[in-house]
RNA sequence: CGGACGGAUAGUCGCUCGCUUGAGAAGGCGGGAGGAAAGUCCGGUCUCCACAGGGCAGCGCGCCGGCUAACGGCCGGGGGGACAGGUUCAAGCCUGCGCCUACGGAAAGUGCCACAGAGAAGAUACCGCCGCGCCGCAACGCGCGGUAAGGGUGAAAAGGUGCGGUAAGAGCGCACCGCGGCGGCAGUAAUGCGGCCGGCAUGGCAAACCCCGCGUGGAGCAAGGCCAAAUAGGGGAGGAGCAGCGGCCCGCUGCGCUUUACUUCCGGGUAGGCCGCUAGAGCCGUCCAGUAAUGGGCGGCCCAGAUGAAUGACUGUCGCCCGGCAACGGGUACAGAAACCGGCUUAUAGUUCG
Numbered sequence: 001c002g003g004a005c006g007g008a009u010a011g012u013c014g015c016u017c018g019c020u021u022g023a024g025a026a027g028g029c030g031g032g033a034g035g036a037a038a039g040u041c042c043g044g045u046c047u048c049c050a051c052a053g054g055g056c057a058g059c060g061c062g063c064c065g066g067c068u069a070a071c072g073g074c075c076g077g078g079g080g081g082a083c084a085g086g087u088u089c090a091a092g093c094c095u096g097c098g099c100c101u102a103c104g105g106a107a108a109g110u111g112c113c114a115c116a117g118a119g120a121a122g123a124u125a126c127c128g129c130c131g132c133g134c135c136g137c138a139a140c141g142c143g144c145g146g147u148a149a150g151g152g153u154g155a156a157a158a159g160g161u162g163c164g165g166u167a168a169g170a171g172c173g174c175a176c177c178g179c180g181g182c183g184g185c186a187g188u189a190a191u192g193c194g195g196c197c198g199g200c201a202u203g204g205c206a207a208a209c210c211c212c213g214c215g216u217g218g219a220g221c222a223a224g225g226c227c228a229a230a231u232a233g234g235g236g237a238g239g240a241g242c243a244g245c246g247g248c249c250c251g252c253u254g255c256g257c258u259u260u261a262c263u264u265c266c267g268g269g270u271a272g273g274c275c276g277c278u279a280g281a282g283c284c285g286u287c288c289a290g291u292a293a294u295g296g297g298c299g300g301c302c303c304a305g306a307u308g309a310a311u312g313a314c315u316g317u318c319g320c321c322c323g324g325c326a327a328c329g330g331g332u333a334c335a336g337a338a339a340c341c342g343g344c345u346u347a348u349a350g351u352u353c354g
Stems, first nucleotide, its partner, number of pairs: 001354005007318007015032007034334001038345002041343005046220004058216005063077005078103001079101003083096005104211002109209002111205003126151002128147007159177006178200001179198004184193003224275004234266005243258004282301008319332005
């Protein structure tokens, strides 16, 4: 660093869910947190809303193959890197159970490359090296030119190493390594091995914009659905008495319309209740296929469903750890379900394995 386990048992008093006895009160029986229930970071199931088709933008992912319901997850493989060992004159090459790896594209375009440094991208010459000239006995120095081997700066300096070559140097020439192009062989592929050609044109950054390929509607169980008070609104029907208005009529009565108490019906919402809600990509054992992730067959099992929210408290015995000669004393981690599932990440006393 990674994996596994992560207390046992008995009693007393409680809590919650289911079944059950009982008229009720009250009992009886059975179930009752985790490996992470956590963070809510990914992916899915489910639900509602939206949606002709196509494209753009935005966002996410990015070596290859496989697994999966799906994934940014997992398994296997490849490339690269660090480290170690071996080897070569050197560059370099070889090996490694194991470790790390966001690992498409930088000769499509744009942009950036701080500080230092002479020079940071169709580059530069500070020190140096070399040639010639001038002064001079000479050295130093000055000027013109050549060079990029060495030094120096830097994260990075325009292919690297060695030999030849040269005034000194330089792919200037050669060999090897690297790079580019074109074939071959092996592999599903990533890629690997080897051949020929080209002295070489290509600095780094895409976790900068961007390009390419693939994917992608939004909100979430407080989703969403059902039942449904009291009170106050809304609508329909009826409507005594009183009142108002209108017309006919002159007193009253009667008629029509409106309004209201009241009766009744309907409808929406709230409180409250119910469903969703826990039998599922389920758990255990075993066999088969596969390197593995994983898939399949057979047998067995049922294992929390709360809603201010249960899963607790105390005591005894034992286990483990620490201290102590002993008696004995102290400690026993991280943490607490909320629709469900697959991952990732983080936390974890002690024991144990690698």